[in-house]
This is a predicted structure of a 73-nucleotide RNA (transfer RNA) from a Candidatus Kaiserbacteria bacterium. Its mean pLDDT, the model's own confidence on a scale to 100, is 83.
RNA sequence: CCGGCCGCAGCACGACGGAUCGUGCAGGUCUCUUCCAAGGACUAGGUUGUGAGUUCAAAUCUCACCGGCCGGA
Numbered sequence: 001c002c003g004g005c006c007g008c009a010g011c012a013c014g015a016c017g018g019a020u021c022g023u024g025c026a027g028g029u030c031u032c033u034u035c036c037a038a039g040g041a042c043u044a045g046g047u048u049g050u051g052a053g054u055u056c057a058a059a060u061c062u063c064a065c066c067g068g069c070c071g072g073a
Stems, first nucleotide, its partner, number of pairs: 001072007010025004018056001027043005049065005
């Protein structure tokens, strides 16, 4: 320099172009217990990497850029 794949909550993931993005773990509060752990109830946390485009509507399609991984030269 060229090509491919990936980027969504703290972590792991899910989400036909149409729901207020969702689930598990982790976190918080309460409950239970003599105490802790486990269990139960409730709960906070997301500009879906950034910008633009297409569309009535974009996490999803397109382009550029940024970051990571892999391959080639």

The source organism's lineage runs through Bacteria, Bacteria candidate phyla and Candidatus Kaiseribacteriota. Its Rfam family is "tRNA". Its family is annotated with triplet codon-amino acid adaptor activity in the Gene Ontology. The family's RNA type in Rfam is transfer RNA.